[in-house]
RNA sequence: GGGCUGUUAGCGCAGUUGGGAGCGCGCCACACUGGCAGUGUGGAGGUCGUGAGUUCAAGUCUCAUACAGUCCA
Numbered sequence: 001g002g003g004c005u006g007u008u009a010g011c012g013c014a015g016u017u018g019g020g021a022g023c024g025c026g027c028c029a030c031a032c033u034g035g036c037a038g039u040g041u042g043g044a045g046g047u048c049g050u051g052a053g054u055u056c057a058a059g060u061c062u063c064a065u066a067c068a069g070u071c072c073a
Base pairs, nucleotide, nucleotide: 001072002071003070004069005068006067007066010025011024012023013022019056027043028042029041030040031039032038049065050064051063052062053061
């Protein structure tokens, strides 16, 4: 220098054919318990790496770019 993969909540990840942004753990509140732990119910938490484009509509498609991993030179 070139190819490929990844980037989504505090952490680990899913997101199918473009249309509802979600799961587990963690966090907060409440209930059960004498208390802790545990379980249950509810809740908070998101610039979907960044910028631009296509589209009525983009996490998803296109282009550029940053970072990480990997392969080639």
This is a predicted structure of a 73-nucleotide RNA (transfer RNA) from a Lachnospiraceae bacterium. The source organism's lineage runs through Bacteria, Bacillati, Bacillota, Clostridia and Lachnospiraceae. Its Rfam family is "tRNA". From the family's description: Transfer RNA (tRNA) molecules are approximately 80 nucleotides in length. By type it is a transfer RNA. Its mean pLDDT, the model's own confidence on a scale to 100, is 83.